[in-house]
């Protein structure tokens, strides 16, 4: 000098699934729209969370043992906002060579 991996930050891209009922209140261009709460019954899963196989580990059992898989507790279901994940760059640790 200084890779890979790992850690924040910045920018890009990035789904999904009722803008369903009821009922209350507000607002407006006013008998109809939206918006907010509450109840109800559907449903998405890419913040989080839990749960498990093989491989592996071990003498043998135990115990460990992933997720974009499963569960939906949280969360979401009109746009937007944000999300896992992916690229780019910067720092930071570690430190092979």
């Nucleotide at each position: 000098u200084g890779a890979c991996c790992c850690c924040g930050c910045a920018c890009g891209g990035g789904a999904g699934a009722g803008u369903c009922c009821g009922u209350c209140g507000g607002u407006c261009c006013c008998c109809g729209a939206c918006c907010g709460g509450c109840g109800g019954c559907g449903c998405c899963g890419a913040a989080g969370g839990a749960g498990c196989a093989a491989a592996c580990c071990c003498u043998c059992c135990c115990c460990g043992g992933a997720a974009u898989c499963u569960c939906u507790c949280a969360g979401g279901c009109u746009c937007a906002c944000g999300u896992a994940c992916c690229g780019u760059g910067c720092g930071g640790a570690c430190g092979a060579g």